[in-house]
RNA sequence: GCCAAGAUAGCUCAGUUGGUAGAGCACGUCAUUGGUAAUGACGAGGUCACGGGUUCGAUCCCCGUUCUUGGCU
Numbered sequence: 001g002c003c004a005a006g007a008u009a010g011c012u013c014a015g016u017u018g019g020u021a022g023a024g025c026a027c028g029u030c031a032u033u034g035g036u037a038a039u040g041a042c043g044a045g046g047u048c049a050c051g052g053g054u055u056c057g058a059u060c061c062c063c064g065u066u067c068u069u070g071g072c073u
Base pairs, nucleotide, nucleotide: 001072002071003070004069005068006067007066010025011024012023013022019056027043028042029041030040031039049065050064051063052062053061
C1' cells in the first nucleotide's frame, strides 16, 4: 500500500426487507434471612465511533474519516 470483518449500556453481545433499541453480568432500591450469600420484584443507565448524503423517517442504505482485528504484498 491492497482486501475483508468489526465499532450498539460499565463489560460480553443481540437486533432490524428503514418506523420512538434489548438480553445476560455488573449497579441502585425493596422483599426474603437472626445475618451474609443466593433468589425474586422494581429501577437507573445508550448523541447505536465521527461527519455528510438519500428518505416523510436512518442503528439499519450510500460516500468519506478515525480506531480495532485478521489476511496479502
The RNA shown here (transfer RNA) has 73 nucleotides and comes from Candidatus Berkelbacteria bacterium RIFCSPLOWO2_01_FULL_50_28. Rfam family: tRNA. From the family's description: Transfer RNA (tRNA) molecules are approximately 80 nucleotides in length. By type it is a transfer RNA. It was read from a public genome assembly. The coordinates come from a structure-prediction model, not an experiment, and the mean pLDDT is 80.